[in-house]
Context: one part of a larger RNA
Molecule: small-subunit ribosomal RNA, 3' major domain
Organism: metagenome
RNA sequence: UGACGGGGGCCCGCACAAGCGGUGGAGCAUGUGGCUUAAUUCGAGGCAACGCGAAGAACCUUACCUGGGUUUGACAUAUAUUUGCCCGCCGGUGAAAGCCGGUUUUCCCUUCGGGGACGGAUAUACAGGUGCUGCAUGGCUGUCGUCAGCUCGUGCCGUGAGGUGUUCGGUUAAGUCCGGCAACGAGCGCAACCCGCGUCGUCAGUUGCUACCAGGUAAUGCUGGGCACUCUGGCGAGACUGCCUGUGUCAAGCAGGAGGAAGGCGCGGACGACGUCAAGUCCGUAUGGCCCUUACACCCAGGGCUGCACACGUGCUACAAUGGCCGGUACAAUGGGCUGCGAAACCGCGAGGUCUAGCUAAUCCCCAAAGCCGGUCCCAGUCCGGAUUGUAGUCUGCAACUCGACUACAUGAAGUUGGAAUCGCUAGUAAAGGCGUAUCAUCAACGACGCCUUGAAUACGUUCCCGGGCCUUGUACA
Numbered sequence: 001u002g003a004c005g006g007g008g009g010c011c012c013g014c015a016c017a018a019g020c021g022g023u024g025g026a027g028c029a030u031g032u033g034g035c036u037u038a039a040u041u042c043g044a045g046g047c048a049a050c051g052c053g054a055a056g057a058a059c060c061u062u063a064c065c066u067g068g069g070u071u072u073g074a075c076a077u078a079u080a081u082u083u084g085c086c087c088g089c090c091g092g093u094g095a096a097a098g099c100c101g102g103u104u105u106u107c108c109c110u111u112c113g114g115g116g117a118c119g120g121a122u123a124u125a126c127a128g129g130u131g132c133u134g135c136a137u138g139g140c141u142g143u144c145g146u147c148a149g150c151u152c153g154u155g156c157c158g159u160g161a162g163g164u165g166u167u168c169g170g171u172u173a174a175g176u177c178c179g180g181c182a183a184c185g186a187g188c189g190c191a192a193c194c195c196g197c198g199u200c201g202u203c204a205g206u207u208g209c210u211a212c213c214a215g216g217u218a219a220u221g222c223u224g225g226g227c228a229c230u231c232u233g234g235c236g237a238g239a240c241u242g243c244c245u246g247u248g249u250c251a252a253g254c255a256g257g258a259g260g261a262a263g264g265c266g267c268g269g270a271c272g273a274c275g276u277c278a279a280g281u282c283c284g285u286a287u288g289g290c291c292c293u294u295a296c297a298c299c300c301a302g303g304g305c306u307g308c309a310c311a312c313g314u315g316c317u318a319c320a321a322u323g324g325c326c327g328g329u330a331c332a333a334u335g336g337g338c339u340g341c342g343a344a345a346c347c348g349c350g351a352g353g354u355c356u357a358g359c360u361a362a363u364c365c366c367c368a369a370a371g372c373c374g375g376u377c378c379c380a381g382u383c384c385g386g387a388u389u390g391u392a393g394u395c396u397g398c399a400a401c402u403c404g405a406c407u408a409c410a411u412g413a414a415g416u417u418g419g420a421a422u423c424g425c426u427a428g429u430a431a432a433g434g435c436g437u438a439u440c441a442u443c444a445a446c447g448a449c450g451c452c453u454u455g456a457a458u459a460c461g462u463u464c465c466c467g468g469g470c471c472u473u474g475u476a477c478a
Base pairs, nucleotide, nucleotide: 001478002477003475004474005473007472008471009470010469011468012467013466015462016461019425020424021423022422023421026317027316028315029314030313031312032311033310034308035307042053043052064303065302066301067300068299069298070297073126077125078124079123080122081121082120083119084118088103089102090101091100092099093098106117107116108115109114128292129291131290132289133288137286139281140280141279142277144275149188150187151186152185153184154183155164156163157162168179169178170177194269195268196267197266199237200236201235202234203233204232205231208227209226212225213224214223215222240263243257244256245255246254247253319418323377324376325375326374327373328372329371335366336365337364340359341358345354346353347352384415389410390409391408392407393406394405395404431454432453433452434451435450436449437448
């Protein structure tokens, strides 16, 4: 000087407390361990691995296994020799890859010698490796932590390590600001500058809107005017403790008030200091070294990654009456769409099929559901719950046996609110409800990322648990 303390002081954070809803029990989905296996490819491992890499494992993917094949190679560059027998087409064999055979005069320039392009063969340099090392690395990322810290120049102090500044008194979300001070300044962080949301003005008015005028319909901005309103999206205004009162050191600020759409960081996002964990990634890519080179490379078929006594994590669905079922009825936003979204009509109980209108989209398509109204069930393993299984189907695709999703009928397990323990959340939040998108032929999505609808409870407080910041103290630790 740090680190540490079941030392002290001060102060924060859904850290506790106060509340609301879960997980832990059940069934299923998914990831992991273990076991099994020819293989069940590899990585990730307290927080910070475990719905993680994987925003899509039937083949492909695919790295694994078994079997069949290739050896200048699936791919790149170059040289030499040779060839136009290449390529393509056809036949045989085969699971395919491949192998065998047949057919077959590539194109451009030309001084007719040849040159060039493309393809094949041979030879050689080499290619190739998801092989190893993340403890050789770059880059990127997680984490403490959006925590308020981390440092430097000069000066001063100390023999020196180092200190001072950065401590102290207030204050703040903040090393934020004020005051004081052997310090005076400065940098990286904080804040602000950036994006979105909330109010208003202005400009613009189609594909959006419809107050007003007119026309039309069974009905609808449906049509012609119109651009007020809504909306769309450019520009601008607006919030700064600016104003008032009190308080405070005539300070920084704090408390209350006015006006205002918004008030003291308005709300949300992006943004992550010096560093820590030899944290993660050589299987995204790059890359040193090591290793393989008729194989640890490459092609193909099939299998596996989906295996199941079991254990754990993360979720979904429930156990019901604030509910289930039946009928009627209302209101969104994001986003996506051309071998794409697909209306209406017709067929089917349905998944879906047929036929196509419209839409390269503010134009067309993509049902909102909880809700509300009425009826029924009457507390039961039930008209709760839907696993499992059987049968018949639909769709995608070369192909759904291993191993897809969905539909109909039948079947109807466990489950009556979950031990010890444990998680999230402070407001348009939690909880509840549906909708959309990426990946994608289809889809194992109950995941992820977004969107809107309905919309709470509680916070006395900081003694305690956890994590963190500052000062101080002890230390036989570095």